RNAcentral holds the sequence, with entries from ENA and SILVA. This is a predicted structure of a 1515-nucleotide RNA (small-subunit ribosomal RNA) from an uncultured bacterium.
[in-house]
RNA sequence: AGAGUUUGAUCAUGGCUCAGGACGAACGCUGGCGGCGUGCUUAACACAUGCAAGUCUACGAGAAAAGAGUAGCAAUAUUCUGAGUAAAGUGGCGCAAGGGUGCGUAACUCGUAAGCAAUCUACCUUUAGAAGGGGAAUAACCCAGCGAAAGCCGGACUAAUACCCCAUAAUGCAGCGGAACCGCAUGGUUAUGUUGUUAAAGUCUAUAUGACGUCUAGAGAUGAGCUUGCGUCUGAUUAGCUAGUUGGUGAGGUAACGGCCCACCAAGGCUACGAUCAGUAGCUGGUCUGAGAGGACGACCAGCCACACUGGGACUGAGACACGGCCCAGACUCCUACGGGAGGCAGCAGUGGGGAAUUUUGGACAAUGGGGGCAACCCUGAUCCAGCCAUGCCGCGUGAGUGAAGAAGGCCUUCGGGUUGUAAAGCUCUUUCAGCCGGAAAGAAAUCGUGCAGAAUAAUACUCUGUAUGGAUGACGGUACCUGCAGAGGAAGCACCGGCUAACUCCGUGCCAGCAGCCGCGGUAAUACGGAGGGUGCGAGCGUUAAUCGGAAUUACUGGGCGUAAAGGGCGCGUAGGCGGCUGAUCAAGUCAGAUGUGAAAGCCCACGGCUUAACCGUGUGAAGUGCAUCUGAAACUGGUCGGCUUGAGUAUCGGAGAGGAAAGUGGAAUUCCCGGUGUAGAGGUGAAAUUCGUAGAUAUCGGGAGGAAUACCGGUGGCGAGGGCGACUUUCUGGACGAAUACUGACGCUGAGGCGCGAAAGCGUGGGGAGCAAACAGGAUUAGAUACCCUGGUAGUCCACAGCUGUAAACGAUGUGCACUAGAUGUGGGGAAGUGUUGACCUUUCCUGUGUCGCAGCUAACGCAUUAAGUGCACCGCCUGGGGAGUACGGCCGCAAGGUUAAAACUCAAAGGAAUUGACGGGGGCCCGCACAAGCGGUGGAGUAUGUGGUUUAAUUCGACGCAACGCGCAGAACCUUACCUAGACUUGACAUCCCGGGGAUUUUCUGGAAACAGAGAAGUGCUUUAGCAAUAAAGAACCCGGUGACAGGUGCUGCAUGGCUGUCGUCAGCUCGUGUCGUGAGAUGUUGGGUUAAGUCCCGCAACGAGCGCAACCCUCGCCUUUAGUUGCCAGCAUUCAGUUGGGCACUCUAGAGGGACUGCCGGUGUCAAACCGGAGGAAGGUGGGGAUGACGUCAAGUCCUCAUGGCCUUUAUGUCUAGGGCUACACACGUACUACAAUGGCCGGUACAAAGGGCAGCCACUCAGCGAUGAGGCGCUAAUCCCAUAAAGCCGGUCUCAGUCCGGAUCGCAGUCUGCAACUCGACUGCGUGAAGUUGGAAUCGCUAGUAAUCGUGGAUCAGCAUGCCACGGUGAAUACGUUCCCGGGCCUUGUACACACCGCCCGUCACACCACGAGAGUUGGUUGUUCCAGAAGCGGUUGAGCUAACCUUCGGGAAGCAGGCUGCCAAGGAAUGGUCGGUAAUUGGGGUGAAGUCGUAACAAGGUAGCCGUA
Repeated sequence: AGAGUUUGAUCAUGGCUCAGGACGAACGCUGGCGGCGUGCUUAACACAUGCAAGUCUACGAGAAAAGAGUAGCAAUAUUCUGAGUAAAGUGGCGCAAGGGUGCGUAACUCGUAAGCAAUCUACCUUUAGAAGGGGAAUAACCCAGCGAAAGCCGGACUAAUACCCCAUAAUGCAGCGGAACCGCAUGGUUAUGUUGUUAAAGUCUAUAUGACGUCUAGAGAUGAGCUUGCGUCUGAUUAGCUAGUUGGUGAGGUAACGGCCCACCAAGGCUACGAUCAGUAGCUGGUCUGAGAGGACGACCAGCCACACUGGGACUGAGACACGGCCCAGACUCCUACGGGAGGCAGCAGUGGGGAAUUUUGGACAAUGGGGGCAACCCUGAUCCAGCCAUGCCGCGUGAGUGAAGAAGGCCUUCGGGUUGUAAAGCUCUUUCAGCCGGAAAGAAAUCGUGCAGAAUAAUACUCUGUAUGGAUGACGGUACCUGCAGAGGAAGCACCGGCUAACUCCGUGCCAGCAGCCGCGGUAAUACGGAGGGUGCGAGCGUUAAUCGGAAUUACUGGGCGUAAAGGGCGCGUAGGCGGCUGAUCAAGUCAGAUGUGAAAGCCCACGGCUUAACCGUGUGAAGUGCAUCUGAAACUGGUCGGCUUGAGUAUCGGAGAGGAAAGUGGAAUUCCCGGUGUAGAGGUGAAAUUCGUAGAUAUCGGGAGGAAUACCGGUGGCGAGGGCGACUUUCUGGACGAAUACUGACGCUGAGGCGCGAAAGCGUGGGGAGCAAACAGGAUUAGAUACCCUGGUAGUCCACAGCUGUAAACGAUGUGCACUAGAUGUGGGGAAGUGUUGACCUUUCCUGUGUCGCAGCUAACGCAUUAAGUGCACCGCCUGGGGAGUACGGCCGCAAGGUUAAAACUCAAAGGAAUUGACGGGGGCCCGCACAAGCGGUGGAGUAUGUGGUUUAAUUCGACGCAACGCGCAGAACCUUACCUAGACUUGACAUCCCGGGGAUUUUCUGGAAACAGAGAAGUGCUUUAGCAAUAAAGAACCCGGUGACAGGUGCUGCAUGGCUGUCGUCAGCUCGUGUCGUGAGAUGUUGGGUUAAGUCCCGCAACGAGCGCAACCCUCGCCUUUAGUUGCCAGCAUUCAGUUGGGCACUCUAGAGGGACUGCCGGUGUCAAACCGGAGGAAGGUGGGGAUGACGUCAAGUCCUCAUGGCCUUUAUGUCUAGGGCUACACACGUACUACAAUGGCCGGUACAAAGGGCAGCCACUCAGCGAUGAGGCGCUAAUCCCAUAAAGCCGGUCUCAGUCCGGAUCGCAGUCUGCAACUCGACUGCGUGAAGUUGGAAUCGCUAGUAAUCGUGGAUCAGCAUGCCACGGUGAAUACGUUCCCGGGCCUUGUACACACCGCCCGUCACACCACGAGAGUUGGUUGUUCCAGAAGCGGUUGAGCUAACCUUCGGGAAGCAGGCUGCCAAGGAAUGGUCGGUAAUUGGGGUGAAGUCGUAACAAGGUAGCCGUA
């Protein structure tokens, strides 16, 4: 510090997601040790049990156990000690601290800084003084009573540091005086005069000037109370709130100010700088994060606040309205003898419950601190320790060295090996931690005792301070730490490995199971699922989840935006507010500087130090705490005040321009209607029609009239207006802008939240008006439908009036207003100046003000903007923060309504959107081509047959091919074979390959069974090579056969969507690219576009391009002309010869087959840009590519083929392999494709007769002869072919016949008889003869081929092949017609345009309906929470009042009084109750839209001119 994700790719916008840190955590897997921290975030839910606050030389009374003694035999009695102890009581102090929790609280609660001249403060410190004399009670205890208990009551006694009275007393307090000083006001301080008033307590002891207490007054310290400035969450869909409310006066109350309370008076107070209401929340130091600014949080520790079962209340006290106090009410729990009582863990442990989740009913007061006490000491769940938990942070260990046979095993493999891996084993060492034995700190020095010194004192007591010394005190704990012992011995896991993101392979699975933070993986070769091996990361932990900051400049103060991405208000006027020209003086609020105080400690940072280190901890007038307050100073800027100025702004004068506005009036043209004339059959309308009008006279035409609306031409990116908007003419009233020149005012200005006004069309209300047009509606068409587009009609409306309503538009320049600055060029509207000009019109130059176009810098994501900014700045306002849900719901406001305005959430998606790029596409445009259309010729589609396919059938009808580009295709030829299919019978190392072992010559052949394969039995027979050997023979080897073993063979089984190769297709279309350069942020562009031209990206010219490659063309083959070479099997002109080029002869010609020539726009004319090229012509066999062929760019179609072949993977292995026989591929209601033959006379038949080319041939072609009607047969010549044969070419020509008919057309079908091939023609061949003689009379919609030696027509040959073409491939013969032309159909090329397409129009995509699920709104209601108002009620308590009952202290004249108490009444008031509202939830029959879902239904609205351009507002 960034990264992934929208696209085919790009840039920018924008959201989502990730990598980092952190945690009081939880969960999963795993777990050796130690140190230091932390540990109910939920139910402020309920709590069993124990403990958490007592203590004391003030007081009275006063035990027991136990021990010792005495008496007694003993029981026992008694004395002393225990002990003035325990326990209880009166009294004092404490219990208001410490500890817990975060309910409530949005508040002077908290924080910070001030104030109290408006206050209090026990214990503590200090200063000054005092403590004299009396009195009356009361608990305990005793007696008696009630009650289950808790407890209560009566009588009698007694003490005090408890209570009371008197005295004394000021400096206290209160009243009344006058002074001085001070202060910001009320006022304060000091000294003083006078009057009144108010205190006390003792105890202990070493008996003292003692210690501890008591009282009064002052001061301090500490703590508390109150007040104030500033700061302190969200919501305006909460806008008004408030009667003790705001203030005053006077009483009361408090420690104290104050409506704190009360009476009276006044009517105020708060609020857009957010009152009130609602929601949420303890606040802070700080913690986490962040570069910072910020954001989130407020556990532990510390400060403050609030609370103590819920609500209310007071008492006591220095302090409470009191966690372990009281009273009352309520809920709950417990006890009960039913009468009545008791209780409050949000103290420490602990229990239940809740929850994902949070510990021991531990030890000790040894330390630190607290309470009481003179002290000893007692108490202390504060605290210190221990226990539990990997909950966090930190540290350590689980060994180290050596060790290659690179062991075994695992995994992978290209089978060679690689990897795990020096890893292990082995060898040599070490011993931290844990274990065992032993040793062993510090935390503990005070209090206390003793000595010394000092203070004080009369003093050597006492006391205090210091110092020395002595002794006692440790929960943790025999712990930290140390030594020794043994032995590698006890100690490693978790997550991940597609990209982000470090780390890869195999197997399994097969859109299943599953994964996933985002993008996304999985449909048979998954680095993404599960397992394994390996690897990567971290490590006693590792992952996941939740929540938080960051990244996110994604709320932008630092630090964003608004033409088109989200975003400028429809426009103006203007209030508050914000901002504001030049200049002088002054003030010092902002601002700046310095100083003072404060900003607690802890924490963070820095330095040093202590635990072996670290975490952790300590020390520091360290730093920081960016703040607040006060004081002093400065005066530039902002601000306040007082002056001045004229340039901003405004006013006056003159002038012209204008559809600016309002009102009244007046025209002409046109439509329609009415009347009349002329006139006759149509008119009107459309793509075409019809509805409609018209013989009752339309349309057309002429004349007259009525009425309403709109204002042709001028008219113009011309004018005016803020915008909406404004268009005949005249008049009246009226607003604004502009120009010119002077004068005046003197900052009067800009913007503008709310507010007010204006505001197209549609719409609403009332009343008019109504010609044309025209929602709705009706009819006619169109259509599958047509509630539309088109047509004929037609009503609201459109028009007018109203101080009418509405208040929205794509109200747009999608661009807020104002001011200033920043190159130009060129139009145009208004006004002015100068120059020229008979001083006229023009023209030239120039200034101001509007309005357009182009364009530089600059800006912009790009497009573009560019002095009329989207540039550079300033001021102010409005608005935006992913898409959908939704501008919707609810609520409020406005409206007569329609509706407008303000304006969410749940849920859902990972995108939505902008600009530009390349393609593709368009029922967009331009240019061009092609048998593409047109012009022609002939077909197909109808018939019969052949053949292929679909379908059906079948045991099987093997498989593949499916628009063009499958369908006479693979198949250049299925009777068996082929053959892959079916049935049946067999075989299992196999029909075939390699290796090994054994046997054997190979081989030929017979018989039996069988359908055959095969099985069984026999016969004949002894090869080739080498070596040895004379030879016989032996051995070995090669090939072959038989048997055996296992490695393996085999598969036309699957996957053409795993592949190679080959092929089809666009298309023989003219295209497809690259290097360098240049342009662009980039994808990309340029080149390759443009002007011409071509069959062609062919060539030329131009050009930020210059070149190049694959294609085109040419080079190749063939045909056409010529030359030359060569003449056999070819040829024959002349010579001879023959039936015959038969032979001699010849090679001239034809021909054959080698080599060459020839054609290149080369020549001429014209056109053209002086080009390329085109047109015409000449010559030429051939002319502009001469005809034909071969040749197929980059790529497209996951096109075709695993059944040609090859091949990965999968499957099969007595079968999916192999062999055999038979069957099937040949089936047949039907449908389609491709062909053949026909339907006839341009013909059929019969007879005669002429002319080819190119091929093939030895298991062959076969002359010729004979036989047969014929297919063919029997003989048989020639030919391994320019020699012989196939082999008669046919159409044609000549002659004859048939005469338009289902025929002398047509030949299907069937019968009979044959021929040939072949082991075999039944299923299932071809051919021949005779007989039979079907459909068919030129073919609907539709559709195919062909542009010249072509179509059409005629025959011939070949491959395959035993046999079997109407197919295929080739060959020649005869031999046309037509092309105006490119509008249209189809396909293609180039340029351009639009695009919401990119799987690319067979695209994309919208809405209803149906189904499922989800969240939300409405809803008769119903049910809760909370709260307001009114009323009832009235416990305890406090206040008031009464007090006939009762009473110790004091007074008394002894009667009583004073002062009180109980009781009664009353005011306030909690709970509770009633009524009525507000508000927030839950739930509900039904209902509404929304969202999401597999491939549902109906249409096709949008994207291209989307087939009616689209969109906005309205009905």